[in-house]
Model confidence (mean pLDDT): 88 of 100. This is a predicted structure of an 80-nucleotide RNA (c-di-GMP-I riboswitch aptamer) from a soil metagenome. It matches the Rfam family "c-di-GMP-I riboswitch aptamer". Gene Ontology term of the family: cyclic-di-GMP binding.
RNA sequence: GAAAAUAGCAAAUCUAUCGAAAGAUUGAGACGCAAAGCCGCGGGCCUAAAGCUUCAAGCUAUGGCAGCCGGGUUGCCGAA
Numbered sequence: 001g002a003a004a005a006u007a008g009c010a011a012a013u014c015u016a017u018c019g020a021a022a023g024a025u026u027g028a029g030a031c032g033c034a035a036a037g038c039c040g041c042g043g044g045c046c047u048a049a050a051g052c053u054u055c056a057a058g059c060u061a062u063g064g065c066a067g068c069c070g071g072g073u074u075g076c077c078g079a080a
Base pairs, nucleotide, nucleotide: 001077008033009032013028014027016025017024018023031067037073038072039071041070042069043068044065045064046063051059052058
């Protein structure tokens, strides 16, 4: 990241499973993605079982989101 080329990944939804939930895995399925490959380092966001509390459901991550952004790292092609 312009024009292509070889590929790749897979949103929503549904099936099955796990989980308190957020969500994850699996099969189908494609909204899209130049890293929508990988990594919880920074910010942000989601959930609240347990715990605390002024007992209103409020607070809170030890649970999550890499398809929220930044960062690190590894890749395909090659015009300016």